[in-house]
RNA sequence: CUUAGUAAAAGGCAAACCUGGGGAGACCCAGCGACGCAAAGCCACGGGUCCUCGACAAGAGGAUAGCCGGGCCACCAAA
Numbered sequence: 001c002u003u004a005g006u007a008a009a010a011g012g013c014a015a016a017c018c019u020g021g022g023g024a025g026a027c028c029c030a031g032c033g034a035c036g037c038a039a040a041g042c043c044a045c046g047g048g049u050c051c052u053c054g055a056c057a058a059g060a061g062g063a064u065a066g067c068c069g070g071g072c073c074a075c076c077a078a079a
Base pairs, nucleotide, nucleotide: 002079003078005076012037013036018031019030020029021028022027035066041072042071043070045069046068047067048064049063050062051061052060053059
């Protein structure tokens, strides 16, 4: 460097529930807690899904990165 995450080890993240708070809502933050994750790190660029407005349309705004694709960055070190 490449492939792979099959080896070992160091570590990392944290679903649901519950509690407190924020938001009109999707949902978010903190605590608790681990269902899982080899990018479950970051970015709403494309698609999807969800919420709101709109007229149930066109369309607009928002949420989701733990739905998929894409971009950027990164730990360990088997072959």
Background
Predicted 3D model of a 79-nucleotide RNA (c-di-GMP-I riboswitch aptamer) from uncultured Geobacter sp. Its mean pLDDT, the model's own confidence on a scale to 100, is 84.